This is a predicted structure of an 86-nucleotide RNA (c-di-GMP-I-GGC riboswitch aptamer) from Ornithinibacillus bavariensis.

[in-house]
RNA sequence: UUCGAAAAAGGCAAACCUGUCGAAAGAUAGGGACGCAAAGCAAAGGGCCUAAUACCGUUUGAGUGAUGGCUGCCUUGCUACCGAAG
Numbered sequence: 001u002u003c004g005a006a007a008a009a010g011g012c013a014a015a016c017c018u019g020u021c022g023a024a025a026g027a028u029a030g031g032g033a034c035g036c037a038a039a040g041c042a043a044a045g046g047g048c049c050u051a052a053u054a055c056c057g058u059u060u061g062a063g064u065g066a067u068g069g070c071u072g073c074c075u076u077g078c079u080a081c082c083g084a085a086g
Base pairs, nucleotide, nucleotide: 001085002084003083004082011036012035016031017030018029019028020027021026034072040078041077042076044075045074046073047070048069049068052067054064055063
């Protein structure tokens, strides 16, 4: 520097359940493992979710739309363990 076939030291933890927070999406703690070689960090670009407030309408309701969220959707930036090859 490139790579992740096998092995090893370790790491993370989907769904689901319970408590708490939140309008919701979702977050968080514990349990739990479907998976993950960056499933480490950053909402930077795209994408997706929500719709309290706001706007529209005004009739009970529908729509628009992040100041909310998701990095375990893709990309990008930064950092890094183990191993292999050079």
It was read from a public genome assembly, where an Rfam model found it.